c-di-GMP-I riboswitch aptamer from a Bacillota bacterium, 90 nucleotides, folded computationally.
Of the family's consensus pairs, 95% are formed in the model.
Order: sequence, then C1' cells, then structure tokens
RNA sequence: UCCCGAAAAAGGCAAACCUUUCGAAAGAUAGGGACGCAAAGCGACAGAUCUUACAGGCAAUAUUUGCCUGUUGAUGGCUGAGCUGCCGGA
Repeated sequence: UCCCGAAAAAGGCAAACCUUUCGAAAGAUAGGGACGCAAAGCGACAGAUCUUACAGGCAAUAUUUGCCUGUUGAUGGCUGAGCUGCCGGA
C1' cells in the first nucleotide's frame, strides 16, 4: 500500500416515532429516542426513487381538479464511481 471484519478495546453515528423551526411539497435543522451501521464520514458525478411552488400543453363535471412535459428541490441510511478515516486480522 492492498485485502478482510471472527473475537476484543476505545469511542462514533442514529431509523421509526414525539416535539420544534424552515419549506409549496418531498424533505431538512435542533432536542428527545434507538431500528440498525465499519465508512450510517464527505460531496448529488452517473443511475434510481421521491417532490412540483413556477412555466407550457391537454382533458373534464372548469375562478377548480387531474394528467403530461419542462423546471425546482430532496434522499450519501437506494446502488455504482470518487475522496478521506479509527481499531483489529492477514
């Protein structure tokens, strides 16, 4: 340097749910809480999934609703790739 995570130690993170604030929503911040995690550390590059305020189009039971496209945003705890890293083994 690469590979691996059986046992151990020091520690770390924190799903659902509840409260709070922000947001059109998806979702996020903070506190509580632990389902799990050896990268559940970092960043949306590719794929995937979710969202649709706004713009355009179409339809209908038409000051509304639904669908499609664009667009906006989100998930790194969906996958791949990238960067970095603790302990132990080989």
Description
The organism belongs to Bacillota, within Bacteria.